[in-house]
RNA sequence: CGGCGGAUUGUGGGAGAGAUCAGCGGUUUUUAAAUCAGCUGACGCCGAAGGAGCAACGCCCAGGAAACUCUCAGGCACAAAGGACCACGUUUCGCUG
Numbered sequence: 001c002g003g004c005g006g007a008u009u010g011u012g013g014g015a016g017a018g019a020u021c022a023g024c025g026g027u028u029u030u031u032a033a034a035u036c037a038g039c040u041g042a043c044g045c046c047g048a049a050g051g052a053g054c055a056a057c058g059c060c061c062a063g064g065a066a067a068c069u070c071u072c073a074g075g076c077a078c079a080a081a082g083g084a085c086c087a088c089g090u091u092u093c094g095c096u097g
Stems, first nucleotide, its partner, number of pairs: 001097007009089005018043001020042005025036004044076003050072001051070003057063001
């Protein structure tokens, strides 16, 4: 210096699911309604933060994967945030030529 793998970090891309109902609060105001970022509850959903479960294998013990499964957590108009994963870079570690 090159190749492979890991960690770290920057940029870009990045899906899905209630514009649900009720209450609280704010605003408008004809005091009954409308409307609103938010909070609580109800039911309905999503899975690609995290988490959990399992196959082959196995000394049949231990262990043991996922984008599969479950939804505890998280999330559900647009937007914002988050986002597995992918690409290109920064720094660094291991193996190897």
The RNA shown here (Glycine riboswitch aptamer) has 97 nucleotides and comes from an uncultured Granulosicoccaceae bacterium.